A computed fold for a 166-nucleotide RNA from a Mycoplasmatota bacterium, annotated as Lysine riboswitch aptamer. It matches the Rfam family "Lysine riboswitch aptamer". Rfam's curators write: Riboswitches are metabolite binding domains within certain messenger RNAs that serve as precision sensors for their corresponding targets. The prediction has a mean pLDDT of 81.
RNA sequence: UAAAAAUUUAGAGGCUGCGAUGCAGAUGAGUAAUAUGCGAAGUCGGUAGACUACGAAGCAUACGAAAGGCAACCAUCGCCGAAUGUUAAUUAUAGACAUAUAAUUAAUAUGGGAUUAUGGAGAACAUCCAUAACACUCCUACGAAAGUAGUGGCGCUAAGUAGUUA
Numbered sequence: 001u002a003a004a005a006a007u008u009u010a011g012a013g014g015c016u017g018c019g020a021u022g023c024a025g026a027u028g029a030g031u032a033a034u035a036u037g038c039g040a041a042g043u044c045g046g047u048a049g050a051c052u053a054c055g056a057a058g059c060a061u062a063c064g065a066a067a068g069g070c071a072a073c074c075a076u077c078g079c080c081g082a083a084u085g086u087u088a089a090u091u092a093u094a095g096a097c098a099u100a101u102a103a104u105u106a107a108u109a110u111g112g113g114a115u116u117a118u119g120g121a122g123a124a125c126a127u128c129c130a131u132a133a134c135a136c137u138c139c140u141a142c143g144a145a146a147g148u149a150g151u152g153g154c155g156c157u158a159a160g161u162a163g164u165u166a
Base pairs, nucleotide, nucleotide: 001166002165003164006161007160008159009158010157011156014080017079018078019077020076021075022074025070034062035061036060037059038058042051043050044049046097047096083110084109085108086107087106088105089104090103091102092101093100094099111137112136115133116132117131118130119129120128121127138152139150140149141148142147
């Protein structure tokens, strides 16, 4: 001097970056439940089973919620694999089991947000998740530029640290 790695610190993308908490509020819903009357044997559930002649379903009248989810060009906090999925295991809660929810760990996928379509969850054309399309955008490489490409994030940029090889 060059090359390839390791490690530390600090940063960038977006005014629709990611997540958490809070809240006016809307939805849930004139629904469930309750009461009265009619009615007269079924109703609910994935299974097991539960309720019911001390009156099921249904109809009418009166009265009338809640949970989950959402939540503003909002506020605060933590951040830039931020985070979100899938699979498996463990723990806790509900349950008799199935199953569902939450947390943790491991492996694995995704650069980012939007729009549209399909599928799933959901009461919902709210919202969330997955896939695809399509441009936009960030990063890197190539290029004079316009642009092209990317199986791109444990990446990229900047500054250091102690070493290895020639």